[in-house]
RNA sequence: AACUAUCUUCGGGGCAAGGUGGAAUCCCUGACCGGCAGUGAUAGUCUGCGAACUGCAUCAGCAGCCGAAACGGUGAAAUCCCGUUGCCGACGGUAAUAGUCUGGAUGAGAGAAGAUAUGA
Numbered sequence: 001a002a003c004u005a006u007c008u009u010c011g012g013g014g015c016a017a018g019g020u021g022g023a024a025u026c027c028c029u030g031a032c033c034g035g036c037a038g039u040g041a042u043a044g045u046c047u048g049c050g051a052a053c054u055g056c057a058u059c060a061g062c063a064g065c066c067g068a069a070a071c072g073g074u075g076a077a078a079u080c081c082c083g084u085u086g087c088c089g090a091c092g093g094u095a096a097u098a099g100u101c102u103g104g105a106u107g108a109g110a111g112a113a114g115a116u117a118u119g120a
Stems, first nucleotide, its partner, number of pairs: 004117007017029003031100002033089002035049004044087002053064004069085005091103003
């Protein structure tokens, strides 16, 4: 140093402008946003994970479910960069159908950083 244990902190963003209407950030035009780890090279849409949702359980927890991309370019290497055009987004609530408002949530959490102890 690795490893292991304990603890601390951190750990999700977003409807401008306009239309219809009695009423919409929910409809329409349009605008905007992208958790964590991985990867020959930087990823919402490649792989895996978390969250949400569903079922079971006294608890710890277990099981299930789980969206979406093509083409061209550069390069040793890119479904990750550059260009063009697409696509996707839990549940409850609402004066009207919500990725963006509001609530569960001052929650949970993939994980990130650090401290202490152990330690050849």